The RNA shown here (c-di-GMP-I riboswitch aptamer) has 86 nucleotides and comes from Sinobaca qinghaiensis. It was read from a public genome assembly, where an Rfam model found it. Model confidence (mean pLDDT): 86 of 100.

[in-house]
RNA sequence: UUCAGAAAAAGGCUACGCUGUUGAAAAGCAGUUUCGCAAAGUUACAGGUCUAAGGCAUAUCAUGCUAAGACGGCUGGACCGCCUGG
Numbered sequence: 001u002u003c004a005g006a007a008a009a010a011g012g013c014u015a016c017g018c019u020g021u022u023g024a025a026a027a028g029c030a031g032u033u034u035c036g037c038a039a040a041g042u043u044a045c046a047g048g049u050c051u052a053a054g055g056c057a058u059a060u061c062a063u064g065c066u067a068a069g070a071c072g073g074c075u076g077g078a079c080c081g082c083c084u085g086g
Base pairs, nucleotide, nucleotide: 002086003085004084005083012037013036017032018031019030020029021028022027035073041079042078043077045076046075047074048071049070050069054066055065056064057063058062
């Protein structure tokens, strides 16, 4: 440097839920909790998924479409990284 792995050792992160808070929502942040995770570290570049404030359309008051919003614990890519073995 590269490939493989989590048996060991040292560690790390924290799903759902609950409380508070931001947001139109999806969802985010903080605390608690600990389902799980060898990248469940960072990143919205590509695909995919979620939401629809605003906008557009329809026409009887609701519906549909739309991302510049969101998701990294959906997948891939990029970058950084502990240990062991080849």